[in-house]
RNA sequence: ACACGACAAAGGCAAACCACCCGCAAGGAUGGGGCGCAAAACCAAGGGCCCUUCAGGGCAGCCUAGUUACCGAA
Numbered sequence: 001a002c003a004c005g006a007c008a009a010a011g012g013c014a015a016a017c018c019a020c021c022c023g024c025a026a027g028g029a030u031g032g033g034g035c036g037c038a039a040a041a042c043c044a045a046g047g048g049c050c051c052u053u054c055a056g057g058g059c060a061g062c063c064u065a066g067u068u069a070c071c072g073a074a
Stems, first nucleotide, its partner, number of pairs: 004072002012037002017032003021028002035061001041067002045064003048059004
């Protein structure tokens, strides 16, 4: 450095649900919450799914590609 991922340590993220706000909707922001996560970090490029006023929009916690990253046993 790459690979790998302990019933390791530290720290991190946060599903459902609830409150409130934004949005026609899918969905999103914030706070609570904690099912889970070693990329559950970023990215909507390919596939997939969702919404739609058919112009377009959304989902990264579905897979792939790309970019970056904490810790360190076997």

Source information
A computed fold for a 74-nucleotide RNA from a Planctomycetota bacterium, annotated as c-di-GMP-I riboswitch aptamer. NCBI's taxonomy places the organism under Bacteria, Pseudomonadati, Planctomycetota.